RNA sequence: AAAGCAGAUCUAUCUUAUCGCCACGCUUUUAGCGUGGAGGAAAGUCCGGACACUAAAGAGUAGCAUAGCGGAUAACAUCCGUCCGAUGUAAAUCGAGGACAAGUGCAACAGAAAGCAAGUACAGUUCGGCUGUAGUGAAACCAGGUAAACUCUAUGCGGUGCAAUGUCAUGUACAUUAGAGCUUGAGGGUAACUCGCCCGAUUCUAAGGGGUAGGCAGAUCGAUUCUAAGAGUAAUUUUAGAACUAGAUAAAUGAUAAGACUCCUUUUAGGAGAACAGAAUCCGGCUUAUUGAUCUGCUUUUUUU
Numbered sequence: 001a002a003a004g005c006a007g008a009u010c011u012a013u014c015u016u017a018u019c020g021c022c023a024c025g026c027u028u029u030u031a032g033c034g035u036g037g038a039g040g041a042a043a044g045u046c047c048g049g050a051c052a053c054u055a056a057a058g059a060g061u062a063g064c065a066u067a068g069c070g071g072a073u074a075a076c077a078u079c080c081g082u083c084c085g086a087u088g089u090a091a092a093u094c095g096a097g098g099a100c101a102a103g104u105g106c107a108a109c110a111g112a113a114a115g116c117a118a119g120u121a122c123a124g125u126u127c128g129g130c131u132g133u134a135g136u137g138a139a140a141c142c143a144g145g146u147a148a149a150c151u152c153u154a155u156g157c158g159g160u161g162c163a164a165u166g167u168c169a170u171g172u173a174c175a176u177u178a179g180a181g182c183u184u185g186a187g188g189g190u191a192a193c194u195c196g197c198c199c200g201a202u203u204c205u206a207a208g209g210g211g212u213a214g215g216c217a218g219a220u221c222g223a224u225u226c227u228a229a230g231a232g233u234a235a236u237u238u239u240a241g242a243a244c245u246a247g248a249u250a251a252a253u254g255a256u257a258a259g260a261c262u263c264c265u266u267u268u269a270g271g272a273g274a275a276c277a278g279a280a281u282c283c284g285g286c287u288u289a290u291u292g293a294u295c296u297g298c299u300u301u302u303u304u305u
Stems, first nucleotide, its partner, number of pairs: 001301010013260007021037007039276001043287002046285005051161004058195004063157005068082005083097001084095004098152002103150002105146002120134005165217004174208001176207005187199003224243008261273005
């Protein structure tokens, strides 16, 4: 200097002024002042949870998930370390990594023959395809391969979801039709099926008809963030200190002007604000889309000293 590998951070605006929107706080509350206001993925809804509900009581079957060993975490199909295997010169990357003597399958063509099978040619022979060689084929003495083939083994797993749920207010009509049932039980009981258990009578199902569809909470103080020291190979964790960083509800988070900065071009100037893209209960991951920039460590090659 070139080509790579792995990780981390930022992400097109910044300052001033005016006006506008939302939340919170204060005040002299008709209004004024202050603070704050959309991402690294907010996307996908793929995993795992927190939280809420599921009265009491479950059991079995089925189903789903995981799969070397050890650890981290609230938990996980995530992450870290290590073993084995594959790829790469290497740094590194990937792995659906238990079992083929529990069973059932699959392997074109060729070959005599592709599964508890026999038997082509030649040779040996204890005359039994018993033994050996050759042919075909990826694979031929009773074998090997394949389980991201069916399956088996081990371990684990309730469900529904913030349109959950809780609470307040308003309003109403069933006097209709049909069917079932009334303790010898219709119907119902929060993943499927079976059994069990429980509730259950002016009851239940269907049709027809009528009334309401507003408010508050959930709702942002968290398995939170940052700094320092310690433990650990690491993931991570312990202690101490500091900080508060959207909460809308048909959906707010903006517009204009000047300057700076960045980018592009036809360059004493002009234009633009760059890609992917916008919160909706919240958090930890994974996956996908994508503009550029910066930093750290490592590998290979070449040149010079």
Overview
A computed fold for a 305-nucleotide RNA from uncultured Flavobacterium sp., annotated as Bacterial RNase P class A. Its Rfam family is "Bacterial RNase P class A". The family's RNA type in Rfam is ribozyme. Gene Ontology terms of the family: tRNA processing, dimeric ribonuclease P complex and ribonuclease P activity. Taxonomically the source falls in Flavobacterium (Bacteria, Pseudomonadati, Flavobacteriales, Flavobacteriaceae). It was read from a public genome assembly, where an Rfam model found it.